[in-house]
RNA sequence: UGGCUCAUGGGGGAUGGAGUUCCCCUGAACCGCCAUCCUGGCUGAUGACUCCUACCGUGCA
Numbered sequence: 001u002g003g004c005u006c007a008u009g010g011g012g013g014a015u016g017g018a019g020u021u022c023c024c025c026u027g028a029a030c031c032g033c034c035a036u037c038c039u040g041g042c043u044g045a046u047g048a049c050u051c052c053u054a055c056c057g058u059g060c061a
Stems, first nucleotide, its partner, number of pairs: 009026005016052006032042004
C1' cells in the first nucleotide's frame, strides 16, 4: 500500500415524515412497469406493517 473477513459506524430499498421489522451496500446498494418506442399508456407516497401529511375517488354537513 492492496485484497479478504469480522465487529462497529454509516448509507440504500421508483416522490414526504415517524415507529417496528426484513433485506442489501459500504463506494456501492438504489434510480417502477408496458407498448405500435424519443412517443403514448399504467400502478403506488410502504421493501413489509402501522400512523401522519400530500394527492385521488365517493357521500354527508
Model confidence (mean pLDDT): 81 of 100. Predicted 3D model of a 61-nucleotide RNA (Fluoride riboswitch aptamer (crcB RNA motif)) from Paraburkholderia sp. DHOC27. The sequence is in RNAcentral, with records from Rfam. Of the family's consensus pairs, 100% are formed in the model. The source organism's lineage runs through Bacteria, Pseudomonadota, Betaproteobacteria, Burkholderiaceae and Paraburkholderia.